FMN riboswitch aptamer (RFN element) from Limosilactobacillus gastricus PS3, 133 nucleotides, folded computationally. The prediction has a mean pLDDT of 81. The organism belongs to Limosilactobacillus gastricus, within Bacteria. The sequence is in RNAcentral, with records from Rfam and Ribocentre. Its Rfam family is "FMN riboswitch aptamer (RFN element)". Rfam links the family to the GO term FMN binding.
[in-house]
RNA sequence: GAAGUUUUUCGGGGCAGGGUGAAAAUCCCGACCGACGGUGAGCAGGUUUCCUGUAAGUCCGUGACCCGCAUUUUGCGGUUGAACCAGUGCGAUUCUGGUACCGACAGUAUAGUCUGGAUGGGAGAAAAACGAG
Numbered sequence: 001g002a003a004g005u006u007u008u009u010c011g012g013g014g015c016a017g018g019g020u021g022a023a024a025a026u027c028c029c030g031a032c033c034g035a036c037g038g039u040g041a042g043c044a045g046g047u048u049u050c051c052u053g054u055a056a057g058u059c060c061g062u063g064a065c066c067c068g069c070a071u072u073u074u075g076c077g078g079u080u081g082a083a084c085c086a087g088u089g090c091g092a093u094u095c096u097g098g099u100a101c102c103g104a105c106a107g108u109a110u111a112g113u114c115u116g117g118a119u120g121g122g123a124g125a126a127a128a129a130c131g132a133g
Stems, first nucleotide, its partner, number of pairs: 004130007017029003031113002033103002035062004042054005057101002066078005083099005105116003
């Protein structure tokens, strides 16, 4: 000490306040939230032609849920939400400003936020051991 292998650990947030009603955290007004990898002109730092860290819910992918097939573990295939306008600029779907929009299944007064499958699974992250040299 590269790739790789093994093991261990980690690995999701959110309805305040109000209206109607017999009943709603489900409807209405309003409030709140944003998994993982990539990209990224911003930001921060440094030893400053560069390097490091960090930065997108709506861009490119992934994951949970669901469906089908096979099935011991599990694997393969399918399905899988949502963004525009203006500004700057050589260059922005990422920056700045503005205005929008989206969110599995089951239960229940119709649920992104409650309860449940789930002390589950998981994209992936970190560490250790082995490891060419």